A computed fold for a 76-nucleotide RNA from uncultured Chromatium sp., annotated as transfer RNA. The prediction has a mean pLDDT of 84. Its Rfam family is "tRNA". It is annotated as a transfer RNA. Taxonomically the source falls in Chromatium (Bacteria, Pseudomonadati, Chromatiales, Chromatiaceae).

[in-house]
RNA sequence: GCCCGAGUAGCACAGCGGUUAGUGCAGGCGACUCAUAAUCGCUUGGCCGGGGGUUCAAAUCCCUCCUCGGGCACCA
Numbered sequence: 001g002c003c004c005g006a007g008u009a010g011c012a013c014a015g016c017g018g019u020u021a022g023u024g025c026a027g028g029c030g031a032c033u034c035a036u037a038a039u040c041g042c043u044u045g046g047c048c049g050g051g052g053g054u055u056c057a058a059a060u061c062c063c064u065c066c067u068c069g070g071g072c073a074c075c076a
Base pairs, nucleotide, nucleotide: 001072002071003070004069005068006067007066010025011024012023013022018056027043028042029041030040031039049065050064051063052062053061
């Protein structure tokens, strides 16, 4: 340099055009218990990597850039 994949909550991920973006873990509060853990209930937390475009409507489609991972090439 080329190709492929990924980027969504603190972490791991789902959602791949159509109501208000979800689940688990973690955090907070509560229940239970003599108490702790476990378990259960409630709850906080999101510029959906950045920018632009298409559309009535974009996390989802297109373009571009950035970051991470893998493969290939180059290494005079």